[in-house]
RNA sequence: UGGGGUGUAGCCAAGUGGUACGGCACGGGAAUUUGGAUCCCGCAUACGAAGGUUCGAUCCCUUCCACCCCAG
Numbered sequence: 001u002g003g004g005g006u007g008u009a010g011c012c013a014a015g016u017g018g019u020a021c022g023g024c025a026c027g028g029g030a031a032u033u034u035g036g037a038u039c040c041c042g043c044a045u046a047c048g049a050a051g052g053u054u055c056g057a058u059c060c061c062u063u064c065c066a067c068c069c070c071a072g
Base pairs, nucleotide, nucleotide: 001071002070003069004068005067006066007065010024011023012022018055026042027041028040029039030038048064049063050062051061052060
């Protein structure tokens, strides 16, 4: 430099146009002598950035940024 992939909450992660499923973590409670495990409830301004298309964008298009892989 060229090609490809990934980017969603503190972490992991689903979601191919109609305001985002879950798990862990975290907070509260039940139970327990206490803790752990278990069970119930709760949790947040989470879609890398900026534009474009659309009535409507995490999703489609463009450019850029970060990381990974391949080639030179």
The prediction has a mean pLDDT of 81.
The RNA shown here (transfer RNA) has 72 nucleotides and comes from Elusimicrobia bacterium RIFOXYA2_FULL_40_6.
The sequence is in RNAcentral, with records from ENA.
Its Rfam family is "tRNA".